c-di-GMP-I riboswitch aptamer from a Solirubrobacterales bacterium, 75 nucleotides, folded computationally. The coordinates come from a structure-prediction model, not an experiment, and the mean pLDDT is 77.
RNA sequence: CAAGUCAAAAGGCACCUCCGUCGUGAGGCGGGUCCGCAAAGCCAGGGGUCUCUCCGAGAUCGGCCAGCUGCCAAG
Repeated sequence: CAAGUCAAAAGGCACCUCCGUCGUGAGGCGGGUCCGCAAAGCCAGGGGUCUCUCCGAGAUCGGCCAGCUGCCAAG
């Protein structure tokens, strides 16, 4: 410098589900567990899905597109 397609290690994340709790709801948060993830890190601008007291408020995306950042590392 760099593939990450087929390697290893360290550390990280956490679908589902269970318990507690908050919310009208979609769902959020904490803990356990765990399918999996090299951006399953950040970001909700575009887009998708969903909720409600439904046309304006809200939720969510393990994030498809755009943007920003980054560990390790064959070689």
It was read from a public genome assembly, where an Rfam model found it. Taxonomically the source falls in Solirubrobacterales (Bacteria, Bacillati, Actinomycetota, Thermoleophilia).